[in-house]
A computed fold for a 255-nucleotide part of an RNA from Azospirillum brasilense, annotated as large-subunit ribosomal RNA, domain VI. Lineage of the source: Bacteria > Pseudomonadota > Alphaproteobacteria > Rhodospirillales > Azospirillum. Its mean pLDDT, the model's own confidence on a scale to 100, is 88. Rfam family: Bacterial large subunit ribosomal RNA.

Context: one part of a larger RNA
RNA sequence: UGUAGGAAACUUGAGAGGAUCUGACCUUAGUACGAGAGGACCGGGUUGGACGUACCUCUGGUGCACCAGUCGUUCUGCCAAGAGCGCAGCUGGGUAGCUAUGUACGGAAUGGAUAAACGCUGAAAGCAUCUAAGCGUGAAACCAGCCUUGAAACUAGGUUUCCCUAUGAGAGCCGUGAUAGACCAUCACGUUGAUAGGCCAGGUGUGGAAGUGCGGUAACGCAUGCAGCUAACUGGUACUAAUUGCUCCAUUGGU
Repeated sequence: UGUAGGAAACUUGAGAGGAUCUGACCUUAGUACGAGAGGACCGGGUUGGACGUACCUCUGGUGCACCAGUCGUUCUGCCAAGAGCGCAGCUGGGUAGCUAUGUACGGAAUGGAUAAACGCUGAAAGCAUCUAAGCGUGAAACCAGCCUUGAAACUAGGUUUCCCUAUGAGAGCCGUGAUAGACCAUCACGUUGAUAGGCCAGGUGUGGAAGUGCGGUAACGCAUGCAGCUAACUGGUACUAAUUGCUCCAUUGGU
């Protein structure tokens, strides 16, 4: 842009893609079979491997805006307490997110039509014959079934509701953002508001802050005190920013 008025929401499914794997064990049953040795079909159950999809509760990894320890040096006048730099200075942990080696799930069942094969009835050919007419059984393959996608499927589909000349359906611009993201798009929100930040409360992590007191010659230890600090997490709260606005758009719809 089209889909012969303009929209919003919900859909149909022509078609396309994905998946399609397999072991062992228990039971049936030491049964059928077999002189014995041995040893099943069919059916039922359990548990694995590889592969795939999703997720982060658990186990771990990472976690350059979290916490602690520590070396050298410069600075905050000094002590104490801190800050900068040194690969993130180094080291020990670690929230969210992202992750696998972690967790969950999947391959199916079933139906249809068949292959090889096995049959029924049955002539040609008084017999016989699965085949010539006709009718069955039959595989991880085929078609469905499962998952994803899918009206430019130009035969451009369908359903419901809304809009009708300004009190205009709806959309965009703009702003705050994330379940989204290179940009765009998508999605949430814009005061009739919890969209983001801040703040409050909690959680999580770290691991016992500073100051003061006490003990010790001191290094340091103990108490105050599961302390202080705490990112991306959870809940709440209009304090801040989403102000006021602007633009587009069907015009009763071809002959």